[in-house]
Molecule: nadA riboswitch
Organism: Terriglobales bacterium
RNA sequence: AGUUGCAACAUCCCCGUGGACUGGAUGACGGUUUUAAAGCGAAUCGUCAUAGCGAAUCCGCUGCAACU
Repeated sequence: AGUUGCAACAUCCCCGUGGACUGGAUGACGGUUUUAAAGCGAAUCGUCAUAGCGAAUCCGCUGCAACU
């Protein structure tokens, strides 16, 4: 240096780290449906924001082990 397999290090366990992407969660706002109407509520959609999202995948990097 390369390949393969990993995360020991962690104030129980799990969790190395940066980013991309898919899909969720929560909050705010708006739309639609529900109503005779308005409001409340419920369902649903969109936008924006938030975060140890205990979800998946991908690209780098750090470290560990083995091999070359």